[in-house]
Molecule: RNase P RNA; transfer RNA
Organism: bacterium
This record gives sequence, structure tokens and C1' cells, in this order.
RNA sequence: UAAGUUAAUUAGGUGAUCGCAGCUAUGAGAAUAGCUGAGGAAAGUCCGAACACCAUUAAUAAGUGCUGGGUAACGCCCAGUUGGAGUGAUCCACAGGAUAGUGCCACAGAAAUAAACCGCCUAUAUGGUAAGGGUGAAAAGGUAGAGUAAGAGCCUACCGGUAAUUAAGUGAUUAAUUAUGUCUAGGUAAACCCCACUUGGUGCAAGUCAAAAUUGGUAGACGCAUGAGCUGAUAAGUAAUUAUUAGCCUAGAUAGAUGAUCAUCCUCGACAGAAUUCGGCUUAUAGAUUAACUUAUUUA
RNA sequence: GUCUCCGUAGCUCAGCAGGAUAGAGCGUUCGCCUCCUAAGCGAAAGGCCGGCAGUUCGAAUCUGCCCGGAGACGCCA
Repeated sequence: UAAGUUAAUUAGGUGAUCGCAGCUAUGAGAAUAGCUGAGGAAAGUCCGAACACCAUUAAUAAGUGCUGGGUAACGCCCAGUUGGAGUGAUCCACAGGAUAGUGCCACAGAAAUAAACCGCCUAUAUGGUAAGGGUGAAAAGGUAGAGUAAGAGCCUACCGGUAAUUAAGUGAUUAAUUAUGUCUAGGUAAACCCCACUUGGUGCAAGUCAAAAUUGGUAGACGCAUGAGCUGAUAAGUAAUUAUUAGCCUAGAUAGAUGAUCAUCCUCGACAGAAUUCGGCUUAUAGAUUAACUUAUUUA
Repeated sequence: GUCUCCGUAGCUCAGCAGGAUAGAGCGUUCGCCUCCUAAGCGAAAGGCCGGCAGUUCGAAUCUGCCCGGAGACGCCA
């Protein structure tokens, strides 16, 4: 310098005029003045909770699924393990069990859980053989040698697998050693199922109060804005996060406010609009900025 | 606002505890029949199963995320 990876920030600024919603103050009222007024996703409603009512602790059913930690909780987050992708930074994974049992594996192929079609061999018979051919996504672990009538883990070496022991680790798991060819024939659990853990149902149009009274009327008050809240500092922790402390109060409607015009500056502005409230995930998103790291090239 | 359900041919539907060519009726087009039309008979075209990923040897079917559409739910009671 170029290309990239990860994490994070920002989401036009300033001024003037008019307008809208809420609260406070003044006022008999009309109104006036002051203060405040959307988001990182307010969205999808995909998970988890608070809260309210109903039901009453059991069954059915559903969900989650490597390990450890975090959290009010989670299907979320952090740290790791294993497997995969990438030269690499780094990224992706619903990632338990197929030796509890059942089901399924179309077409092709002799045969799909069961084997002799072609081939090879001979001792010629209900014979041996899974090396070779062919089919398929998948056909008794692979390569080489020895061996044989021909062959075969039948035997040997190496690789892979399984089991045990030892060591490291909280653990998933890893490493080493030893044993094992009876290595007891595959895949599928985002099929039933098994194992472990979790879950009662309905959602603020829940619901409480007031008012109203039989036909289309009304939608009044509360729930509803101090909260698992925000900002900063210190401490613990690799981190997620937690603890202590100081400061702050920051939309609250019910046909539903948050806008319009003008001036000016710049990099000329994307996706998009709260409705009971939080924690996440997912999806949409122009431009700009910061930090760390990787690869390639050049120069010193 | 909260919750539930559905997207397959031009229209209405089947197929969805996975299996290779995705079917049916109506409609459309062509031919036959008829003097002509309708009815009838015969044939053909028309689909990547709403979209994108994943699981699987294999996905309309199973899983996830999006897109579109429909329905239910307040008070007086």
C1' cells in the first nucleotide's frame, strides 16, 4: 500500500417561525407560560420472564439436548471440547443414545440387514470363496505381505476401531501404555422411541372499580411508567456477569402526539414510528469513524 | 394490541408418520360429432408445490428464518 477478519461507536448539526401530545404553575373560563416528548431495531411475535385472572399439583402432551460457568429465566450470553470450512486472522454446528426395542432404506442390484448373479476353485454338491466385476447414497475397516485348491483378519506389519489402566483437566475430552482379529456386519432419532432436565392454562381486548340497561350503544378511572432502570467510579472474574458506591428520573396516547416551513454548514443523511413492561434472538439498514488482528507485495 | 390458522395448475381441492414421472374436477386450446351452437367423445398444454437455508442418499412432505393472506378475542351482558 492492497485485500480481508473481529469487536465497537454514530444514525445529520445549528438557528428562527408555526403546529401537536403529556405534566406543572397561573386563571372563573377561554387561554397563557415553563419543562419534557421514539428506536437500534420501537419490526417479526420466534423464545424466556414479570404481572393479572382461571384451574389445582398428577397424568397426557410439549420442549430442550457436547462440557463448565452466567442469569429472575431462557432455545440467550461467556469460556472451553469435538467435528467441519478457510493459506490465515477467524467462522459454522438441534453436537446425547443406532449394543433397550420397533419402523424405514424407493429405483437399480443376485442380495439392503439379507447375501453366491457373473467370476475364481475343486473333492461335483443343498460344495468352498466376499479377493475381482457389476448396482447403489450405503455391500462384513483400509494398504502391503504371507498363505491357499481358490480365497478370506485365516495369519503378520502399519493405519483405523474397541476395551482397560495410568497421567492431565471441575468436566466435555486429551495423551501415553497394555490388551484385543469373536473387530459380535451399515445408515436414519430435524422417524417412533430411550435417557437426562424443564414446563398448569389464558394473555393488558389479562383483569379491578365505577357507570349504564335490551339495542346498537359506550369505550370513564385504574392496571400504566422508580424499573431484574440509566450513567460514572472502584473491586472480583480470562469473560459473560456480579458486588459496593455516587449521581439521575428519561414518551405515556385511546381515531391514537413527536411534525412542517425557511436559513445555514457538512461527508448531502439508510432502515424505519412506542401502545402492559422487561431480557434475548431473528430480520431490515445509506454513509462515516475507532481499535485489534491476518494475508500478500514493496521499502528500510 | 394479543393469539390461531392457511399458502400446490387460471379457479376449487387431494397428496404431506419422506421415495424420484406431483394428481383430480372445472376452465383453456385442438380435433371429432352437428346445417350452426350447446351438450357429448378424444387429445394436448399449463406446476419447479409462497421464498431462502438446513437435516437426509433423497424434501411438496421434517426443522429454522423470512414473505403474503385469513380468522378469533373488550364493556354494558